RNAcentral holds the sequence, with entries from ENA. A computed fold for a 1535-nucleotide RNA from an uncultured bacterium, annotated as small-subunit ribosomal RNA. Rfam family: Bacterial small subunit ribosomal RNA. Gene Ontology terms of the family: structural constituent of ribosome and ribosome. Its mean pLDDT, the model's own confidence on a scale to 100, is 82.
[in-house]
């Protein structure tokens, strides 16, 4: 510090996710030791048991038991001392310490200040401590009660209680005065006394009072969570006066008076929460948290209350009420672990009913000492942090085993073993601490004092005291001995292979893996990371600049309010003076300790502990400075405004008026149509329409001018002409005011269209509606009508929109550009008689192009989206949703404000390359058109589908499957079926064993395979042993498979397409994907060529080269040829010839080369000449990068899987040839351009020895007999046919057509039954030119005619070739199909066979509404009225004081009033739960209906509003461009 994830790729925006650190954690697996620390986060749920607050005999009265002594036989009695245990009176403490975080959003806390207070104990000072009195508990005797306890009578003490005296100081005061205390105890010593005791003294207490310290109470300022879908709250409320009350100020309380107080700087209400030092994280700023430790607060079963006290409204006190638990004799009682342990419960989850007061601290005490679950220790737990160990060195035969393997090896791996060492920790044995010094004792000194007592303090010596603990630590002994796991290994992210599994099982933090070769699941081997732990889950911060103060944005990604005015608020020109609030500087107080941090120290180190410093960014006080901001005061004129004078204008309101047009009415003329559409129909019209003429009525809107023109504060908006009223702008010059300004939350006003209310008005248009069309349907688009409505008027609502859009808030300033229009206006110049006009400059508007700069890009660009400042509004992933609920506005429609659950990993912007478009431009092709002939109808052939079957083997499926693989299924082929055999196998091969030549032939059984029997014979080398070849059988490696996967593959092929394209290097441009080149202008069959150009070149394709054909020449002349010569049986037959044809070798020829024209002078095109051939002459071969997971595992090859007495192999028979049907491709026809018969011409190219087979003979024929010739330019197949000549048929189901069937044959073959071809005779079907639709062909082509070949025993209408005869037409590119290039739009990229919307149906999830029901909380009004406090009363009761007494003072019980908790009733608010039913929403591999959107998406889309409709949606009205295309206008650029 970043990374993954939206896309085909890119940049950006933006969310989601990861890597880090952390935790009072939990869970899973694992677990050696030690140190330090932590340990109920949940039910402030309920608690058994024990302990957690006592102490003092030096305040007081009692006082056992036990002990000692005496008596008594004993029971027992008496005495003594300790005044012990024990309770009681009294004092101090119990208000600390310990726990918890429920409540509390301020009576809290933090920081800083303040004045009107209290204070036990402690310290310092001053002054005292005299003299009396009456009770009471304990105790004793009773009574009641189960108990707890209560009660009556009697006795008694005090440092308990009460008077009196005294009063320095204290308090009150009317300034005269008045009021108010106390307690003793202990010690030794001195003096006195017989003693009791007294006096003095010391110590500790006590009283009054002053001051201090510490502690506490109170007040103020500042800070302190969320919600405005909580906006108003408040009657003791705010203030005053009097009174009361308190320790103290105060509405703290009360009476009266006034009407205030708080709140947008967020009152009130609701929710949540103890606060802080700090902790975690972070670079910081921040964010989150508030366990342990420390400070403060609050609470103590829940609610209320006071008492005591220095202090409490009191955790281990009291009273009352409530809930709960326990005891009970049912009458009554008892209790409060949020102290330490512990129990139950809850929960994912949190420890021992331990030891000790040894230390530290606390309470009491003079002290010893006692108490102390505070505390110190121990125990449990890997809960965290830190440290140590599980060994070290050597060791290659790179052992064995495991795993992988290309079978060679690699890896585990120096790892192990082996050898040499060491001994931490653990184990055993031995030693053994620090923490402990005070208090005490002794001695000395000082103080007190009369004192060497006592006491206090100091010094020296010294006894005792340790829970932890026989612990830390040290020494010794033995022995590598007892001690390693967890997660991960697709990317992020370090680490890879095998097997298993087969969209299953499973994984997953995100992206995503798994459908038979998974580095992603499971296991193994190996590896990586961390390590006494490792992972997972949860949670916080970080990364996240993803709430942006530091540090973001708003044209199109989310985001500028529709617009203006404007209060508060924020900000504000220039000069001077003053002030010193902000600001800055110095000083000072505080900012607890701990923490963090720096430097040291102590545990062997570390964690940990500890000393000192720094820091604590803050707040207060104080001194100073005055530039800036603010305040105050006074000026200035440039910001702003006012006046004077012009100018332009659809600016606003009101009134009047005009013509054109539509419609309607009346009348005339006139006759059959009009209207409407893609085409029609509905509609109107013979009752006279439309048309036309005249007249009239009525409403609405204002053609041309008219314009990227004008006006308006702004937006909505504003248009005939005239008049009236009226607002603003701008220009020029001068004068005036003197900062009067800018922005603007809340607020107010305006605000298209639609819509609403009232009354008018109503011509045209027109939601709804009706009808007609279209359509599969058509609730639409189109047509005919038509109502609200529109206008329009009146008054009033609504308040919205892609209006307020420039998708761009308002204002001001700045700058290095510039160009060019246009509107208004001032000035100047030129010109002119003058005006118009032209040019220049300034200013105010309004457009376009463009530099810098900015921007993700597109683009913006002085009217910014540039650079700055001020203020306002708004945004924070997509969906849910601008929805729900609440509030508010509205007559309503609805508007404004405006969530959540849930769900996804994207949604989105700009640009790029493609693809696509019922987008555009250009171009090509038998693509259309123009023609010729077909198919589709018939019969047959053949292939396919389907069906059938035991099997009808398999493959091929739009073009690009279907006379295709198959260039030829009777057996074979053959892969299929049935049946019969066989198992190392039919074929191949290695090794071992054994036997033998192998072979051939014969016979038997059998359908055959096969089996059996027989016959037959003995290979080669070698001297021999033996070896070799071949072969039968047995065994073992292993064969075989037309079994599966063409979606694992190679190879081959089809197709777009013989279309003209497809790319690369360097350079350049762009952030980038990419672009450029390859686009453009011409031109070509062509990315063929030329020109231009940030390109320059190159490659694969095109073309050329190759074959063939067309012309000529040369060479050669048999088997071919024959002009001339001779012969002839008249046949190139012979002699001969080498001319010609031909054959087959080699050359030539054609290149836009020449001429003219067009064109840019180029490329090229048009025409011409010559030529056999002319513009690639014709034909062929040749097929770029790629596309279709195209085809083929059945040609072959091949990975994987499957099979192995079978899915292999052999054999016989059957099947592939089936047949209601459908389709493709063909053949033959339907006839006279024909058919039959007779005669008669002319080819080319082929093949031939298992062959072609002549002449001849036989047969009607197929064919047969026979075998000359030929291995073929020699012989044969071989007859070419159409054609030509002649003749018959004469338009008919025929002398057309030949299917079908019968009979008889021929040939091939082992065999023609299933199932061959051909022949003869007989039979003579359909068919009379073929619907919709569709195919081929542009010249030697179509059409037509025959010939040959491959395959092949036989079988051809198919296929591949060959020649004969031989046309028609092409104006042209609008349209259909396919293709190329450029451009444009795109929501497509699996690329239009794309994407995608809504209803309905099903499943599921969360949410809203809902009659109601239920719970909690709270306001108000009543009611009730415990305890307690206060007031009043107090007839009853009553020790201290007064009084001789009677009585009084005072007190108490009781009564009553006020306040008052719980409770009760009623009525509201808020919040939650449930809820029949209902509403929409989300999600869900293959449901239904349509096709709304994306291309002009087939009616451009979107939008506010209104109506309608199964649904997407449709229609009206107004608006927008975020609409394609074409044309025109304007503007700009260039010439």
């Nucleotide at each position: 510090a970043g990374a993954g994830u939206u896309u085909g790729a890119u940049c950006c925006u933006g969310g989601c996710u990861c890597a880090g650190a952390u935790u009072g954690a939990a869970c899973g697996c694992u677990g050696g030791c030690g140190g330090c620390a932590u340990g109920c986060c949940u039910u402030a749920c309920a608690c058994a048991u024990g302990c957690a607050a006592g102490u003092c005999g030096a305040a007081c009265g009692c006082g056992a038991a036990a002990g000692c002594g005496g008596g008594g036989c004993a029971a027992c009695c008496c005495g003594c001392a300790a005044g012990u245990a024990g309770a009681g009176u009294g004092g101090c403490g119990a208000a600390c310490g310990g726990g918890u975080g429920a409540g509390u959003a301020a009576u809290a806390c933090a920081u800083c200040g303040g004045a009107a207070c209290g204070u036990a104990u402690c310290c310092a000072g001053u002054a005292g401590c005299g003299g009396g009195g009456g009770a009471u508990a304990a105790c004793c005797u009773g009574u009641c009660g189960a108990a707890a306890g209560a009660u009556a009578g009697g006795c008694u003490a005090a440092u308990a209680c009460c008077g009196c005296a005294u009063a320095c100081g204290a308090c009150c005061u009317a300034c005269g005065g008045g009021u108010g205390a106390a307690a003793g105890c202990g010690g030794g010593g001195g003096c006195c006394g017989c003693a009791a005791g007294g006096c003095c003294u010391c110590g500790c207490a006590c009283u009054a009072u002053u001051g201090g310290a510490g502690c506490g109470g109170c007040c103020g300022a500042u800070g302190c969570c969320g919600g405005a879908u909580u906006a108003g709250c408040u009657a003791g409320u705010u203030g005053g006066u009097g009174g009361g009350g308190u320790a103290a100020c105060g509405g703290c309380c009360u009476a009266c008076c006034a009407a205030g107080g708080c709140g947008a700087c967020g009152a009130u209400c609701c929710g949540u929460a103890g606060c802080u030092g700090g902790u975690c994280u972070g670079a910081g700023a921040g964010g989150a948290c508030g366990a342990u430790c420390a400070g403060c607060c609050a609470c103590a079963c829940u609610g209320g209350a006071a008492c005591u006290g220095a202090g409490a409204c009191a955790c281990g006190g009291u009273c009352c009420a409530g809930a709960c638990u326990c005891c009970u004799a049912c009458g009554g009682g008892a209790g409060g672990c949020a102290g330490c342990a512990g129990u139950g419960g809850g929960g994912a989850a949190u420890u021992u009913u331990g030891g000790a007061c040894a230390a530290u601290g606390g309470g009491g005490g003079c002290a010893a000492c006692c108490c102390u679950g505070a505390u110190c220790c121990a125990g449990c737990c890997a809960u965290g942090c830190c440290g140590c160990g599980u060994g070290a060195g050597u060791g290659a035969a790179g052992a064995a085993g495991g795993c992988c393997u290309u079978c060679g090896g690699g890896u585990u791996g120096u790892a192990a073993a082996g050898c040499u060492c060491u001994u931490u920790c653990g184990g055993c044995g031995g030693g053994g601490a620090c923490g402990a010094a005070a208090c005490g004792g002794u001695a000395c000194g000082u103080g007190c004092u009369a004192a060497u007592a006592c006491c206090a303090c100091g010094u020296a010596c010294u006894a005792a005291u340790g829970a932890c603990g026989g612990u830390a630590c040290c020494c010794g002994c033995a022995g590598a001995a007892g001690a390693a796991g967890c997660a991960c290994c697709g990317g992020c992210u370090a680490a890879c292979u095998a097997c298993g599994u087969g969209c299953c099982a499973g994984c997953a933090g995100c992206c995503g893996c798994g459908g038979u070769a998974a580095u992603a699941c499971g296991u193994a081997g190996g590896g990586u990371g961390c390590a006494g732990g490792c992972g997972u889950u949860a949670a916080u911060c970080g990364g996240a600049a993803u709430u942006a103060c530091u540090g973001g944005g708003c044209g199109u990604a989310a985001a500028g309010c529709g617009u203006g005015c404007g209060c508060a608020g924020g900000c504000g020109g220039u000069c001077u003076g003053u002030u010193a609030a902000g600001a800055c500087a110095g000083g000072u107080g505080u900012g607890a300790a701990a923490u963090c941090u720096c430097c040291g120290g102590g545990c062997u180190c570390a964690a940990c502990c500890u000393g000192g410093g720094a820091a604590u960014u803050g707040c207060g006080c104080u001194u100073g400075u005055u530039a800036c901001u603010g305040g105050c005061a006074g000026g200035c004129u440039u910001g702003a405004g006012u006046g004077u004078g012009g100018c332009a204008g659809a600016g606003g309101g009101g009134g009047g008026u005009g013509g054109a047009a539509u419609u309607c009415c009346a009348a005339g003329u006139g006759u059959a149509g009009c209207a409407g559409u893609g085409a029609a129909a509905u509609g109107c019209g013979u009752a006279g329409a439309u048309a036309u003429u005249u007249g009239g009525a009525g409403g609405a809107a204002c053609a041309c001018c008219g314009a990227u023109g004008g006006c308006g504060a702004a937006a909505g908006g504003c248009a005939g002409c005239c008049c009236c009223c009226u607002g603003g702008g701008u220009c020029a010059a001068c004068a005036c005011u003197g900062a009067c300004g800018c922005u603007c939350a809340u607020g107010c006003a305006c605000g298209a269209a639609a819509g609403c209310g009232u009354g008018g008005g109503g011509a045209g248009c027109a939601a709804a509606c009706a009808g007609g069309a279209u359509u599969a349907g058509a609730u639409a688009c189109c047509c005919u009508g038509g109502u609200a409505g529109u206008a329009c008027c009146u008054c009033g609502c609504c308040g919205u929109a892609a209006u307020a859009c420039g998708a761009u808030g308002a204002g001001c300033a700045c700058a290095u550009c510039g160009g060019u229009g246009u509107u208004g206006u001032c000035g100047g110049g030129u010109a002119u008689c003058g005006a118009c006009c032209u040019c220049c400059u300034g200013u105010a508007g309004u457009g376009c192009c463009g530099a810098a700069g900015c921007u993700a890009a597109c683009g913006c660009a002085u009217g910014a989206a540039g650079u700055g400042c001020u203020c306002c509004g708004c945004c924070u992933g997509g969906g849910g949703a601008g929805u729900a609920c609440g509030g508010u506005c509205g007559c309503a429609a609805g508007g404004c404000u405006g969530a959540a659950a849930c769900u996804c990993a994207a949604a989105g912007g700009a640009a790029u390359u493609g693809a696509c478009g019922g987008g555009g431009a250009c171009c090509c092709g038998c693509a259309c058109a123009a023609g010729c002939g077909g198919u589709g109808g018939a019969g047959c052939a053949u292939g396919u589908g389907g069906u059938u079957u035991a099997a009808u083997u398999c493959g091929a499926c739009g073009c690009a499957a279907c006379g295709c693989g198959a260039a030829g299924a009777a057996c074979c082929u053959u892969a299929c079926c049935u049946g019969g055999g066989u198992u190392u196998g039919a074929a191949c091969u290695g090794c071992g064993g054994u036997g033998g030549a192998c072979a051939g032939c014969u016979c038997c059984a059998g359908a055959g395979a096969u089996g059996g029997a027989g016959u037959g014979u003995u290979c080669c080398c070698u001297a021999a042993a033996g070896g070799g070849a071949c072969u039968g059988c047995c065994g073992u490696g292993g064969a075989g498979g037309u079994g599966c996967u063409g979606c694992a593959u190679g190879g081959c092929u089809g197709u777009c397409g013989u279309c003209a394209g497809c790319u690369c290097g360097u350079g350049u441009c762009g952030u980038g994907a990419g672009a450029u080149g390859u686009u453009g202008g011409g031109g070509u069959a062509a990315g063929u060529c030329c020109c231009g150009c940030a390109c320059c070149g190159a490659g694969c394709g095109c073309a050329c080269c190759c074959c063939u054909u067309g012309c000529c020449c040369c060479u050669a002349g048999u088997u071919g040829c024959c002009a001339g010569c001779g012969g002839u049986u008249c046949g190139g037959c012979c002699g001969g010839g080498a001319a010609c044809u031909c054959u087959a070798g080699g050359g030539g020829g054609a290149c836009u080369g020449c001429c003219g024209g067009u064109g840019a002078u180029a490329a090229a095109c048009c025409g011409g000449a010559g030529g056999a051939a002319g513009g690639u002459g014709g034909g062929g071969a040749u097929g770029a990068c790629g596309u279709c997971a195209a085809g083929u595992c059945a040609u072959c090859a091949u990975g994987g899987c499957c099979u192995u007495u079978a899915u292999g192999u052999c054999c016989a028979g059957g099947g592939c040839u089936a047949c209601a049907c459908a389709c493709g491709u063909g053949c033959u026809a339907c006839a006279a351009u024909g058919g039959g018969c007779g005669g008669u011409a002319c080819a080319a190219a082929g093949g031939g020895c298992u062959g072609c087979g002549a002449u001849a003979c036989c047969g009607c024929a197929a064919g047969g007999u026979g075998g000359a010739g030929c291995c073929a330019a020699u012989c044969g197949c071989a007859a070419a046919a159409a054609g030509c000549c002649g003749u018959c048929c004469u338009c008919a189901g025929u002398u057309c057509g030949g299917a079908u069937u019968g009979c008889a044959g021929u040939c091939u073959g082992c065999a023609a039954c299933u199932c061959g071809a051909c022949u003869g005779c007989a039979u003579g079907a359909a068919g009379g030119u073929g619907g919709a639709a569709u195919c081929g062909c542009u010249a030697g082509u179509a059409a037509u005619c025959g010939c040959g070949g491959a395959u092949c025993a036989g079988c051809a209408u198919g296929c591949c070739g060959c020649g004969g005869u031989g046309a028609a037409u092409a104006c042209g590119u609008u349209c259909c199909c396919g293709g190329g290039c450029c451009u444009u739009g795109u929501a497509c990229a699996c690329a239009c066979c794309g994407c995608c919307c809504g209803u309905c149906a099903c499943a599921u999830c969360a949410c809203g509404a809902a009659a109601g029901u239920u719970u909690g909380u709270u306001g108000c009004u009543c009611u009730u009225g415990a305890a307690g406090u206060g007031g009043c009363u107090g007839a009853g009761c009553u020790a201290a004081c007064c009084g001789c007494a009677a009585g009084g003072a005072g007190g108490c019980a009781g009564g009553u009033c006020a306040c008052g908790a719980c409770g009760g009733a009623g009525u509201g608010g808020c919040a939650g739960g449930c809820g029949a039913u209902u509403g929409g929403g989300g999600u869900g591999a293959a449901g239904u209906c349509g096709u709304a959107a994306c291309a002009a998406g087939g009616u451009a889309g979107c939008u506010g509003u209104a109506g309608g409709a199964g649904a997407a949606c449709c229609u009206g009205u107004g608006g927008c461009u975020g609409g394609a295309u074409c044309a025109c206008c304007u503007c700009c650029u260039u010439a």